[in-house]
RNA sequence: CCGCCAGUAGCUCAGGGGUAAGAGCAGUAGUCUUAUAAACUACAGGCCGGUGGUUCAAUUCCACCCUGGCGGA
Numbered sequence: 001c002c003g004c005c006a007g008u009a010g011c012u013c014a015g016g017g018g019u020a021a022g023a024g025c026a027g028u029a030g031u032c033u034u035a036u037a038a039a040c041u042a043c044a045g046g047c048c049g050g051u052g053g054u055u056c057a058a059u060u061c062c063a064c065c066c067u068g069g070c071g072g073a
Base pairs, nucleotide, nucleotide: 001072002071003070004069005068006067007066010025011024012023013022018056027043028042029041030040031039049065050064051063052062053061
């Protein structure tokens, strides 16, 4: 320099044009227990990497940029 993949909750990921964006783990509270753990129940936590574009409507499609990974020179 070129190509490919990824970026969504604290972490690991799903979702891939219109519902109010979800799960597991972690966190908080409760039930249970002599107490802790486990188990169960509830709650909280996101302006979907950034800027433009397409569209009636974009987390989703397109372009560029940024970050990380892989490959080639």
This is a predicted structure of a 73-nucleotide RNA (transfer RNA) from Hyphomicrobium sp. Taxonomically the source falls in Hyphomicrobium (Bacteria, Pseudomonadati, Pseudomonadota, Hyphomicrobiales). Model confidence (mean pLDDT): 84 of 100. Its Rfam family is "tRNA". Gene Ontology term of the family: triplet codon-amino acid adaptor activity. By type it is a transfer RNA.